Predicted 3D model of a 100-nucleotide RNA (SAM riboswitch aptamer (S box leader)) from Cytophagales bacterium Alg240-R148. Model confidence (mean pLDDT): 85 of 100. The sequence was found by an Rfam model in a public genome assembly.

């Protein structure tokens, strides 16, 4: 890098540095942000995918991951509906594990 499988309506923030952006990408919407964005560091926390331990359900020691908003919402297809909107699926993305 690519492939396969599983999950994605729950959960969890303080401090320091920094100084204008951020919410994956493109577009639209909406939102966060000088009452301090991104990024980095420290500490803390959430969760339970893999390992471990006890044992079939827990635990949270190790490896990841995560800590605004459903993956923030929509985009393509099908269905319901007078409409607004809603439901299901595909695609895209994220994370883990395995393979490459």
């Nucleotide at each position: 890098u690519a492939c396969u499988u599983a999950u994605c309506g729950a959960g969890a923030a303080a401090g320091g540095u920094g100084g204008a952006g951020g919410g994956a990408u493109u577009a639209g919407g909406c939102c966060c942000u000088u009452u301090g964005a991104a990024a980095c560091c420290u500490u803390g926390g959430c969760a339970a995918c893999c390992u471990g331990c006890u044992c079939u359900a827990g635990u949270a020691a190790g490896g990841u991951g995560c800590c605004a908003a459903u993956u923030c919402c929509u985009a393509c297809u099908g269905g319901u509906g007078g409409a607004a909107a809603c439901c299901a699926g595909u695609g895209a993305g994220a994370u883990a594990a395995g393979u490459u």